[in-house]
Molecule: transfer RNA
Organism: Nanobdellota archaeon
RNA sequence: GGGCGCAUAGUUUAACGGAUAGAAUAACAGGUUUCGGCCCUGUAGAUGGGGGUUCAAUUCCUCCUGUGCUCA
Numbered sequence: 001g002g003g004c005g006c007a008u009a010g011u012u013u014a015a016c017g018g019a020u021a022g023a024a025u026a027a028c029a030g031g032u033u034u035c036g037g038c039c040c041u042g043u044a045g046a047u048g049g050g051g052g053u054u055c056a057a058u059u060c061c062u063c064c065u066g067u068g069c070u071c072a
Stems, first nucleotide, its partner, number of pairs: 001071007010025004018055001027043005048064005
C1' cells in the first nucleotide's frame, strides 16, 4: 500500500428501518448486619466523528478516525 471485519453505559453485550435504546456487571443511595460481605430495593450512566438516503437511521450508503485479521 490492497482486501475483509468491528466500533452501543466504566466493562461484557442485546436491539426486522418505527421500543421510553434492553440487560448483566461495576458505581452510588437505602434496607438487612454489631461491622463488613452475601441478599433485597432504588438512582444515574451508552449508539466513535462528518456527510448522504428515508416520513423515520443504532440499523442502509459514503468519507474520516481507532482497532483486529489477512495479502504483498